Transfer RNA from Verrucomicrobia bacterium SCGC AG-212-E04, 73 nucleotides, folded computationally.
It matches the Rfam family "tRNA". The family's RNA type in Rfam is transfer RNA.
The organism belongs to Verrucomicrobiota, within Bacteria.
The prediction has a mean pLDDT of 80.
RNAcentral holds the sequence, with entries from ENA and Rfam.
[in-house]
RNA sequence: GGGUUGUUAGCUCAAUUGGUAGAGCAAGUGACUCUUAAUCACUAGGUUCUGGGUUCGAGUCCCAGACAACCCA
Numbered sequence: 001g002g003g004u005u006g007u008u009a010g011c012u013c014a015a016u017u018g019g020u021a022g023a024g025c026a027a028g029u030g031a032c033u034c035u036u037a038a039u040c041a042c043u044a045g046g047u048u049c050u051g052g053g054u055u056c057g058a059g060u061c062c063c064a065g066a067c068a069a070c071c072c073a
Stems, first nucleotide, its partner, number of pairs: 001072007010025004019056001027043005049065005
């Protein structure tokens, strides 16, 4: 220098053919318990890497950029 893949909650990851952004763990509250742990219930938590485009509608499609991993040179 060229190419491929990836970037979504604090962490690990989903999200079907473009149509309300979710789960597990972690956190908080409550129940249970003499207390803790475990268990159960509930709650909160998101600028979907950035900017632009297409569309009635974009996490998803297109363009540019940033970062990371890998491959080639």